A computed fold for a 360-nucleotide RNA from a Lachnospiraceae bacterium, annotated as Bacterial RNase P class A. It matches the Rfam family "Bacterial RNase P class A". Its family is annotated with ribonuclease P activity, tRNA processing and dimeric ribonuclease P complex in the Gene Ontology. It is annotated as a ribozyme. The RNAcentral record of the sequence draws on ENA. The coordinates come from a structure-prediction model, not an experiment, and the mean pLDDT is 76.

RNA sequence: CCACUGUAGUAAAUGAUCGCGGCUUUCGCACAGUGCGAAAGGUGAGGAAAGUCCGGGCUCCAUAGGGCAGGAUGCCGGAUAACGUCCGGUAGAGGCGACUCUAAGGAAAGUGCAACAGAAAGAUACCGCCAACAUUUUGUUGGUAAGGGUGGAAUGGCAGUGUAAGAGACUACCGCCUCCACGGUAACGGGGAGGGCACAUGUAAACCCCAUCCGGAGCAAGACCAAACAGAAAGCGACAGGUUUGCCCGACCUGCUUUCAGGUAGGUCGCUUGAGGCUGUUGGCAACAACAGUCCUAGAUAGAUGAUCAUUCUUCGUGUAUAACGAUGACAUAACCCGGCUUAUCGCUGCGGUGGCAGU
Numbered sequence: 001c002c003a004c005u006g007u008a009g010u011a012a013a014u015g016a017u018c019g020c021g022g023c024u025u026u027c028g029c030a031c032a033g034u035g036c037g038a039a040a041g042g043u044g045a046g047g048a049a050a051g052u053c054c055g056g057g058c059u060c061c062a063u064a065g066g067g068c069a070g071g072a073u074g075c076c077g078g079a080u081a082a083c084g085u086c087c088g089g090u091a092g093a094g095g096c097g098a099c100u101c102u103a104a105g106g107a108a109a110g111u112g113c114a115a116c117a118g119a120a121a122g123a124u125a126c127c128g129c130c131a132a133c134a135u136u137u138u139g140u141u142g143g144u145a146a147g148g149g150u151g152g153a154a155u156g157g158c159a160g161u162g163u164a165a166g167a168g169a170c171u172a173c174c175g176c177c178u179c180c181a182c183g184g185u186a187a188c189g190g191g192g193a194g195g196g197c198a199c200a201u202g203u204a205a206a207c208c209c210c211a212u213c214c215g216g217a218g219c220a221a222g223a224c225c226a227a228a229c230a231g232a233a234a235g236c237g238a239c240a241g242g243u244u245u246g247c248c249c250g251a252c253c254u255g256c257u258u259u260c261a262g263g264u265a266g267g268u269c270g271c272u273u274g275a276g277g278c279u280g281u282u283g284g285c286a287a288c289a290a291c292a293g294u295c296c297u298a299g300a301u302a303g304a305u306g307a308u309c310a311u312u313c314u315u316c317g318u319g320u321a322u323a324a325c326g327a328u329g330a331c332a333u334a335a336c337c338c339g340g341c342u343u344a345u346c347g348c349u350g351c352g353g354u355g356g357c358a359g360u
Base pairs, nucleotide, nucleotide: 001356002355003354004353005352006351007350008349009348010347012312013311014310015309016308017307018306020044021043023041024040025039026038027037028036029035046331050342051341053340054339055338056337057336058218059217060216061215065249066248067247068246070214071213072212073211074210075089076088077087078086079085090104091102092101093100094099105209106208110207111206112203113202114201126148127147128144129143130142131141132140133139134138156174157173159171160170161169175197176195177194178193179192180191182189183188222269223268224267225266231260232259233258234257235256236255240254241253242252243251244250276295277294278293279292280291281290282289283288313329315327316326317325318324
């Protein structure tokens, strides 16, 4: 210097003028519920606010349960309020490497599926090889599964001994199974001994088995204040009706269901002080935790968080390459809150690491 890889931050800045929302203080006016106006001070949309994919906080069912169904996760250890998230490790795969990815338990409980090709895919002989006989350039019988073909996969692989020709038939090495000790918290690792050895191969984001976990609905949850109104018909009625995701048991309440018709739909709370942010110290490989200090940073409701001007900055182009001119600054826009994941995205910056080239 080039290429790659991991991680963190930022998301234009400053000033002036005018305007909008909310909070605090002061003053004035008013009174269904609720407030209105003025002044001063502070403050006001993101890293994803998006998706609504997970987990919760919170509210109600509700006074709390059990079973079935259903759903989710799936190597080990840890973090966390919790999670399907994160951190570290193990195994497998990819990469020269730094690193990256994994739907990573069980096929010896059972069931299912594996097209076509091929002789044969829960177990076989098409070609071939060998031997004998014969009607002798071919045929019959027997043996064989090493060679060839088909296929993703063909009696575990490869090399030898052996054989009529072969074959775990036998031997060494590897694979598989069983046992033993060692290291590691564990997943697992390497080692030793034995067994010729297949429960025939693969598949469980196929059914299934095993282990662990899971009540439901959701801020349009729910609570309160004010105002207004009108009931009619049918059914069940304590051996009944209703509530509790679906079903059952249990528990609780005493009325409930359907059709037609009518009134109101205004306001307040919930609503932002939190599993909160930032800084430092300690512990830990890390995720993170503890302690100390410090800060308060939207709460709208037809929906505020903006407009104008000036200067600077980023990127690109022209170029007197110093100047100057022109363009440009992405994805996008809170609605109860928080921890994650996924997706979109113009640029800029910092800190590590790997490979290559050149020089010292």